[in-house]
Context: one part of a larger RNA
RNA sequence: CUGUGGAGAAGGAACUCGGCAAAAUGUCCCCGUAACUUCGGGAGAAGGGGAACCCCCGGUACUCGAUGAGAGCUAGCCUCUCGGAGGGGAAGGGGGUCGCAGAGAAUCGGCCCAAGCGACUGUUUAGCAAAAACACAGGUGUCUGCAAAGUCGCGCAAGACGACGUAUAGGCACUGACGCCUGCCCGGUGCCGGAAGGUUAAGGGGAGAGGUCAGCCCGCAAGGGUGAAGCUUCGAACCGAAGCCCCGGUAAACGGCGGCCGUAACUAUAACGGUCCUAAGGUAGCGAAAUUCCUUGUCGGGUAAGUUCCGACCUGCACGAAUGGCGUAACGACUUGGGCGCUGUCUCCUCCACACGCUCG
Numbered sequence: 001c002u003g004u005g006g007a008g009a010a011g012g013a014a015c016u017c018g019g020c021a022a023a024a025u026g027u028c029c030c031c032g033u034a035a036c037u038u039c040g041g042g043a044g045a046a047g048g049g050g051a052a053c054c055c056c057c058g059g060u061a062c063u064c065g066a067u068g069a070g071a072g073c074u075a076g077c078c079u080c081u082c083g084g085a086g087g088g089g090a091a092g093g094g095g096g097u098c099g100c101a102g103a104g105a106a107u108c109g110g111c112c113c114a115a116g117c118g119a120c121u122g123u124u125u126a127g128c129a130a131a132a133a134c135a136c137a138g139g140u141g142u143c144u145g146c147a148a149a150g151u152c153g154c155g156c157a158a159g160a161c162g163a164c165g166u167a168u169a170g171g172c173a174c175u176g177a178c179g180c181c182u183g184c185c186c187g188g189u190g191c192c193g194g195a196a197g198g199u200u201a202a203g204g205g206g207a208g209a210g211g212u213c214a215g216c217c218c219g220c221a222a223g224g225g226u227g228a229a230g231c232u233u234c235g236a237a238c239c240g241a242a243g244c245c246c247c248g249g250u251a252a253a254c255g256g257c258g259g260c261c262g263u264a265a266c267u268a269u270a271a272c273g274g275u276c277c278u279a280a281g282g283u284a285g286c287g288a289a290a291u292u293c294c295u296u297g298u299c300g301g302g303u304a305a306g307u308u309c310c311g312a313c314c315u316g317c318a319c320g321a322a323u324g325g326c327g328u329a330a331c332g333a334c335u336u337g338g339g340c341g342c343u344g345u346c347u348c349c350u351c352c353a354c355a356c357g358c359u360c361g
Stems, first nucleotide, its partner, number of pairs: 002355007010347002014345001019342001027051005036041001038177001052097006062088003068082005073076001098102001110340007117332002122134002138175007150161003178327004183257003188254002190250005197245003203239002208234005215226004258276005285319001286316001297313005
């Protein structure tokens, strides 16, 4: 120096991204406890008081209970009643004693206000993340009639799970307690339905065409022409499913939910009108938000001073309704802002103990 402990004048978060760390709180009894609330809670809310020892009330209240006495019957190591030897022994009150200090050590919540997110208890990145992520009861859609759907199984295998279950069941998907709700669009994509029509594969079908070639014809020959059967290669019409096209349905399916111009007797604004486009043009609620670029928006609150925070406004770059919307008591090693208490976090550092290291011996 470092580490681990301990103490600190005055101040008390001025430290810092942030009270990180430390300090503080702490036990039991009594008093007393707000908003809010799903009436359970919130609550150990908060905030106060008491606590040792000795004497007295008092060996009191209370409690255990022997020998003994009585009653009952199922006659027992039985039950009940009386009785009270003896044992244990408070709370509370009064008086007194000692110390700096009486839960004398140790163990042993700091608290409050407001906001965000997630209802909650749970789960998770074994080895940098515990969370607002996952799960969750609850909600909804959809599939499945039983050799179920779905799934496992080198195999269109046996077999198994589902399930010794049967639609109040099982699978899948989304949402995520509870409360109030969940608008409009089916044009695109998906899914579901659809005895017509269009298109459409293998296959069937063979019109027709080609190759080869006996024979025949021409030629002196080489060769050329024609060409039946057979073998063989192509091959039109026509008949051929699902699918696609097409017609409908469906958004708690994937998803989507406009622009310009004008208008009121101050101004401003526009309930109103016009026009273009769309499948339909964002309802309720919320809103500078875990979402707001401009932005430290503007106003209010809090501070002496506040890019954060809270309450409003609405000009929503680019919220919005189960990719759920908005609230919400309780809960949280979550996140944010503020306050009280408390402190070496700091102003600003100092000292002590122990340990390691180093130096000297």

Predicted 3D model of a 361-nucleotide part of an RNA (large-subunit ribosomal RNA, domain IV) from a Pyrinomonadaceae bacterium. Rfam family: Bacterial large subunit ribosomal RNA. The coordinates come from a structure-prediction model, not an experiment, and the mean pLDDT is 89.